The prediction has a mean pLDDT of 88. A computed fold for a 495-nucleotide part of an RNA from a Verrucomicrobiota bacterium, annotated as small-subunit ribosomal RNA, 5' domain.
Context: one part of a larger RNA
RNA sequence: GAAUGAACGCUGGCGGCAUGGAUUAGGCAUGCAAGUCGAACGAUCCCGCUUGCGGGAUAGUGGCGAAGGGGUGAGUAACGCGUGAGUAACCUGCCCUGAGGUUGGGGAUAGCCCCGCGAAAGUGGGAUUAAUACCGAAUGUGGCGUUCUGCUGCAAAGCAGAAUUGCUAAAGGAGCAAUCCGCCUCAAGAUGGACUCGCGUCCUAUUAGCUUGUUGGUGAGGUAAUAGCUCACCAAGGCUACGACAGGUAGGUGGUCUGAGAGGAUGGUCACCCACACUGGGACUGAGACACUGCCCAGACUCCUACGGGAGGCUGCAGUCGAGAAUCUUCCGCAAUGAGCGAAAGCUUGACGGAGCGAUGCCGCGUGAGGGAUGAAGGCUUUCGGGUCGUAAACCUCUGUCACCCGGAACGAAUUUGUGACGGUACCGGGAGAGGAAGCCACGGCUAACUACGUGCCAGCAGCCGCGGUAAUACGUAGGUGGCAAGCGUUAUUC
Numbered sequence: 001g002a003a004u005g006a007a008c009g010c011u012g013g014c015g016g017c018a019u020g021g022a023u024u025a026g027g028c029a030u031g032c033a034a035g036u037c038g039a040a041c042g043a044u045c046c047c048g049c050u051u052g053c054g055g056g057a058u059a060g061u062g063g064c065g066a067a068g069g070g071g072u073g074a075g076u077a078a079c080g081c082g083u084g085a086g087u088a089a090c091c092u093g094c095c096c097u098g099a100g101g102u103u104g105g106g107g108a109u110a111g112c113c114c115c116g117c118g119a120a121a122g123u124g125g126g127a128u129u130a131a132u133a134c135c136g137a138a139u140g141u142g143g144c145g146u147u148c149u150g151c152u153g154c155a156a157a158g159c160a161g162a163a164u165u166g167c168u169a170a171a172g173g174a175g176c177a178a179u180c181c182g183c184c185u186c187a188a189g190a191u192g193g194a195c196u197c198g199c200g201u202c203c204u205a206u207u208a209g210c211u212u213g214u215u216g217g218u219g220a221g222g223u224a225a226u227a228g229c230u231c232a233c234c235a236a237g238g239c240u241a242c243g244a245c246a247g248g249u250a251g252g253u254g255g256u257c258u259g260a261g262a263g264g265a266u267g268g269u270c271a272c273c274c275a276c277a278c279u280g281g282g283a284c285u286g287a288g289a290c291a292c293u294g295c296c297c298a299g300a301c302u303c304c305u306a307c308g309g310g311a312g313g314c315u316g317c318a319g320u321c322g323a324g325a326a327u328c329u330u331c332c333g334c335a336a337u338g339a340g341c342g343a344a345a346g347c348u349u350g351a352c353g354g355a356g357c358g359a360u361g362c363c364g365c366g367u368g369a370g371g372g373a374u375g376a377a378g379g380c381u382u383u384c385g386g387g388u389c390g391u392a393a394a395c396c397u398c399u400g401u402c403a404c405c406c407g408g409a410a411c412g413a414a415u416u417u418g419u420g421a422c423g424g425u426a427c428c429g430g431g432a433g434a435g436g437a438a439g440c441c442a443c444g445g446c447u448a449a450c451u452a453c454g455u456g457c458c459a460g461c462a463g464c465c466g467c468g469g470u471a472a473u474a475c476g477u478a479g480g481u482g483g484c485a486a487g488c489g490u491u492a493u494u495c
Base pairs, nucleotide, nucleotide: 001495002494003493004492006491007490008489009488010487013365014364015363016362017361018360019358020357026321027320028319030318031317032316035064036063037062040061041060043058044057045056046055047054048053071276072275073274080201081200082199083198084197085196086195087194090193091192095189097187098186099185100184101183102182103137105135106134113126114125115124116123117122142168143167144166145164146163147162148161149160150159151158152157172181173180174179202248203247204246209239210238211237214236215235216234217233218232219231220230221229251273252272253271254270255266256265257264258263278299279298280297281296282295301312302311303310304309329355331354332353333352337351338349339348340347341346368398369397370396371395378389379388380387381386402436404431405430406429407428408427412422439484440483441482442481443480444465445464446463450479451478452477453476454475460467461466
């Protein structure tokens, strides 16, 4: 000098765009943050000329979603991340394309009703009912298994064809209809994921030896899949000074800061990946989780209780307490973008879009402009003549940015109509009036800027050198001057 998610002191007019719990991954009151579908299903209730019929609402069964979006960085020195390969060792709901199918039955169970138990959370029994819920059967384009042949390949294999007495599917709904939405099997794609490997990835040798599922083999189990992943048996291996093992520290990257660069430091906001969800462990469901607002067990903590037993998890958005130098509103809206569900209308969405608070940062603007000497008064100083603040003020002539008042008024809406939280906002027109808007630090040298008084090695200053013991340009105050400016200084940290 540059920089910061900064803090502190003094000061503070406006706007735009960003940004804001870095410490206790400490504890949390309250509200909201994941629903949706009646065009899968029975039932109940409400409304309408309640005849027929039509419309609406929903607890429950069922489907899809809830594995996304959002938060945090505790753990992790690791194939975690980055980069480049591989899978002849793999999976993939919804979506796209293609081929084919969708036959015929059955038994239940929520709900509703009845009877209990319990303070509650909740739960037991009986009767009855539906489905795109569940279970047999049929069919088999196909797929899987078995056998054979051919082709390809470095290869454990892949592809194609044939045979086969083996195994293996399905669900309906809407509409007058056309048809549409579904369901099942297979192939192929896309997307997303899983695994393996090369290279790179902090400090300590005052850590030198480490290892028994350890290293390899055979067989089996297990997985979507390879594999000591697991197990039985067998062998005795494997890693290490090119740093194993141990200890410390740490999420990684794109990037960011600095620097001419090389490099050094760093990883907040934004984007990608990973990990975590009170602490530890576990599986279930599912295409996908070992699942933040699912389940089970154990533990700590908090709450309710009729003492028998129960409930909870803000590292979501706000908010609260605590600790701290320190970090915001218990706001508005689904109008836009996106997501979930739905045939759609639509519903939901603290994602998101906005507003609020904070000079936290960057950028822009303003606090007036021109004229004005008797160089007024006043302050300071003086060699008492004067000098200086100083064209500065007063005064005259103007202007109207910002702020203020009145009126108009959007784009963002994709669309012919309707639909805007922001917002009566931005912006435009008119009006009044210089009115409402300047501070902070420094002035011995480095370093731009000096005098007076007070103090008297005191009080104090100080980044370094150093000032202060009676004429202090270095302390304190005043006048003046210099620098930056809605900021200015200080502290901390990096280069």
Lineage of the source: Bacteria > Pseudomonadati > Verrucomicrobiota.